Guanidine-I riboswitch aptamer from Thioalkalivibrio sp., 113 nucleotides, folded computationally. The sequence was found by an Rfam model in a public genome assembly. Rfam family: Guanidine-I riboswitch aptamer. Rfam describes the family as follows. This family represents a conserved RNA structure found upstream of the ykkC and yxkD genes in Bacillus subtilis and related genes in other bacteria.
[in-house]
């Protein structure tokens, strides 16, 4: 100095809202609760990242084993064993879903460099 691939799933987090629970306010109450408002309520449930974390699978490279050529290299085959890689990544407006919103989805899109 040098190889090739760069996908899927799970868990979680930043973040997000308000169906349900809880909080809180108001009203009623047979004092057990019931009804309504409230997310300019830390929360539990819930949603949740291509450009966040992590695990597993997959993919890829290489070593290895065997064969024959042949003398220093490449070729063909095999097993799933060892080692390694899985990089980079600025980004709307608008729209969509669920109760609703979002770093969710459209979307590694448009665009920018």
């Nucleotide at each position: 100095c040098c190889a090739a691939u760069g996908g899927g799933c799970g868990a979680c987090u930043a973040g997000g809202g308000u169906u349900c629970c809880g909080g809180u306010c108001c009203g009623c109450u047979u004092c057990g609760g019931c009804g309504g408002g409230u997310g300019a309520c830390u929360g539990g449930u819930c949603c949740g990242a291509g450009a966040g974390u992590u695990g597993c699978c997959g993919a890829c490279c290489u070593c290895c084993c065997c064969g024959g050529g042949g003398u220093u290299c490449g070729c063909g085959g095999g097993a799933u064993g060892g080692g390694g890689u899985u990089a980079c990544a600025c980004g709307g407006c608008g729209g969509g879903a669920c109760a609703a919103a979002a770093g969710c989805c459209c979307g590694g899109g448009a665009g920018a460099u």
The organism belongs to Thioalkalivibrio, within Bacteria. Its mean pLDDT, the model's own confidence on a scale to 100, is 77.